[in-house]
Context: one part of a larger RNA
Molecule: large-subunit ribosomal RNA, domain II
Organism: bacterium
RNA sequence: UCCAGCGAGUUAAUUUUACAUGCAAGGUUAAGUCAAAUGACGGAGCCACAGUGAAAGCGAGCCUGAAUAGGGCGAAUUAGUAUGUAGGAUUAGACCCGAAACCGGGUGACCUAACCAUGGGCAGGCUGAAGCUACUGUAACAGGUAGUGAAGGGCCGAACCGUCGCACGCAGCAAAGUGCUCGGAUGACCUGUGGUUAGCGGUGAAAUGCCAAUCGAACUCGGAGAUAGCUGGUUCUCCUCGAAAUAGCUUUAGGGCUAGCGUCAUGUGGUAGCAGUCGGGGGUAGAGCUCUGUAAAGGACUGGGGGGAGCAAUCCUACCCACCCUUAACAAACUACGAAUACCGUCUGUGGAAUCAUGGCAGUUAGAACGUCGGGGCUAAGCUCGGCGCUCGAAAGGGAAACAGCCCAGACCAUCGUCUAAGGUCCCUAAAUUUACACUCAGUGGGAAACAAGGUGAGAUUUCUUAAACAGCUAGGAUGUUGGCUUAGAAGCAGCCAUUCAUUUAAAGAGUGCGUAACAGCUCACUAGUCAAGAGAUCUUGCGUGGAAAAUGUAACGGGGCUAAAGUGUAAUACCGAAGACAUGGAUUGCGUAGCAAUACGUAGUGGUAGAGGAGCGUUGUAUUCAGCGGUGAAGCGAGACUGGAAAGUACUCGUGGAGCGGAUACAAGUGAGAAUGCUGGA
Numbered sequence: 001u002c003c004a005g006c007g008a009g010u011u012a013a014u015u016u017u018a019c020a021u022g023c024a025a026g027g028u029u030a031a032g033u034c035a036a037a038u039g040a041c042g043g044a045g046c047c048a049c050a051g052u053g054a055a056a057g058c059g060a061g062c063c064u065g066a067a068u069a070g071g072g073c074g075a076a077u078u079a080g081u082a083u084g085u086a087g088g089a090u091u092a093g094a095c096c097c098g099a100a101a102c103c104g105g106g107u108g109a110c111c112u113a114a115c116c117a118u119g120g121g122c123a124g125g126c127u128g129a130a131g132c133u134a135c136u137g138u139a140a141c142a143g144g145u146a147g148u149g150a151a152g153g154g155c156c157g158a159a160c161c162g163u164c165g166c167a168c169g170c171a172g173c174a175a176a177g178u179g180c181u182c183g184g185a186u187g188a189c190c191u192g193u194g195g196u197u198a199g200c201g202g203u204g205a206a207a208u209g210c211c212a213a214u215c216g217a218a219c220u221c222g223g224a225g226a227u228a229g230c231u232g233g234u235u236c237u238c239c240u241c242g243a244a245a246u247a248g249c250u251u252u253a254g255g256g257c258u259a260g261c262g263u264c265a266u267g268u269g270g271u272a273g274c275a276g277u278c279g280g281g282g283g284u285a286g287a288g289c290u291c292u293g294u295a296a297a298g299g300a301c302u303g304g305g306g307g308g309a310g311c312a313a314u315c316c317u318a319c320c321c322a323c324c325c326u327u328a329a330c331a332a333a334c335u336a337c338g339a340a341u342a343c344c345g346u347c348u349g350u351g352g353a354a355u356c357a358u359g360g361c362a363g364u365u366a367g368a369a370c371g372u373c374g375g376g377g378c379u380a381a382g383c384u385c386g387g388c389g390c391u392c393g394a395a396a397g398g399g400a401a402a403c404a405g406c407c408c409a410g411a412c413c414a415u416c417g418u419c420u421a422a423g424g425u426c427c428c429u430a431a432a433u434u435u436a437c438a439c440u441c442a443g444u445g446g447g448a449a450a451c452a453a454g455g456u457g458a459g460a461u462u463u464c465u466u467a468a469a470c471a472g473c474u475a476g477g478a479u480g481u482u483g484g485c486u487u488a489g490a491a492g493c494a495g496c497c498a499u500u501c502a503u504u505u506a507a508a509g510a511g512u513g514c515g516u517a518a519c520a521g522c523u524c525a526c527u528a529g530u531c532a533a534g535a536g537a538u539c540u541u542g543c544g545u546g547g548a549a550a551a552u553g554u555a556a557c558g559g560g561g562c563u564a565a566a567g568u569g570u571a572a573u574a575c576c577g578a579a580g581a582c583a584u585g586g587a588u589u590g591c592g593u594a595g596c597a598a599u600a601c602g603u604a605g606u607g608g609u610a611g612a613g614g615a616g617c618g619u620u621g622u623a624u625u626c627a628g629c630g631g632u633g634a635a636g637c638g639a640g641a642c643u644g645g646a647a648a649g650u651a652c653u654c655g656u657g658g659a660g661c662g663g664a665u666a667c668a669a670g671u672g673a674g675a676a677u678g679c680u681g682g683a
Stems, first nucleotide, its partner, number of pairs: 001683006011092013026047003032041003051058002061073004095233002098230001102223006113197009122187001124156003127152001131148006160184003165180004199215001201211003208217001236616006246259005260364002262361006271354001273350004278345003286337001287335002292331003296327004302322004306317004367392002370389007397408003412586004417582003423576003426560003432573001434572006445562001451546002455543010472530005478503003483497003509524001513522002587606008617672001619669008628661002636656005641650003
């Protein structure tokens, strides 16, 4: 990992609702007794027939109250009760498996910790304390030298005890080892045997260490099926409907209770919804600036403050504030205004239950993206929190290459039938290499901003122009004057000044830019000639260009590939395209009509998780029945054929097997497995 078997809403009591049956203003027995196959007896008791009050009590009324008021609960409006079945609840282990733990009684010191008793062990070598002896020395001690001596938690190092480091080992030789190296090795040493201390405890040179491979409280049996708001699992089929991820409260937030939303039953019968008429209230969007605040520019007077002058009166003020006028703004907590929607009511139309009420049973209370209106955040987030809507959730199909939440569209079944939606029609790939007119040259299309640019198309405004424009070429571009000032110099051209003037002119600035130390020189404005037809400026707009750097490999159209497109824009026609619609046949649910019914016809339906309701299949056993089947071969097993809407079935065929088994009706359940790191066995 696979296979087979086993494996989870049960049972009892009480209670509630529905249905069935019996009796009915009543219904019914319980314990028990007698009998003995399910019967009879037993009326204690319980529920109902009257309520109300805390109660005494009163009573179709009662209570409250001073009340004859008002108010609350009743009557007027009579159906219950017993049993059975089903759905729920409560109490029990209560659908199943699962803790860590808690408590009680025992078992353990053959491991290990400490202690007690009694034994045992420590090769060899080194060092040489005290004491003593001799000599010496001292007044005597002290002291010195040489020997002797054999002390020591002394030294080196085997046995023995240990384990610092490294390597190997890691499914090992081993549930802690092996090799090398290393520490202690007469001691607080090591060790044999016997004994003592026990779990709310012992022991501990103390590490929460050790107490039998178990220790922040041993093991074992019991309380015990502890408890688990937690995780996992929970077994056949079909049909009808079909949610929620919200609110309030919660030692509550991943749990509950009530409401909301689902389903079933009964009742209700122009209810809900939709459209329109009419009538309402509002202070949002917008707008506005009167108020509350914010704030820009200009102006004028007045008042106050500050500063200055003055003895004072008073005057000045490029300072500050307030008020006023004009222009122009901002606001969720501003409003002298003010929609659209939404909401409420009336009436009319439509609408056949989608409404509402009562009762049974739930599930849900982790939601998600997208669009839109807002708050938070950075007008960040596949962010977060509200409102409205939609889809997913619980929805398959087509499109978006792939892609829960986007676009189209809601799958009862069948069909080598038809038409369409979104989206598409060169090839991959079903359908136009379709039509008309434009644009784009960037492979833009097929990723991106501020900003930048004689890319190119369209529109508008305006200036000049055969009295010759624009561009080019030829020529001129002068004089007072080197304007004045400044300056070393300043002559058009460092800088400053200005009625920047005047003259000659076709025209020529007291000078547009180079240039010089200053001049000079080159040039421009401006003018003439030549030439001959358009030239310039600005604004709006379409499509393009640059801006443009990333990590395995083209890799920012799905790919190929595409340029009067297979790109973009505006029009047009045809086609393709889905489980949509339609067609034909079939199944089924609700309703209607006909009918006693079976059934037929019509009509509207038939995606679905949690969940509610309904109808069935199969397994085991019991009772009855088929005067059922069976060695002329039962059950079981293997294979085939056939049947049914599914679970499934067969009195069919073959093989195996070798003795029991089935159909119908009713009843009762140890009644259906693929999942639980399920359990047992096998491969």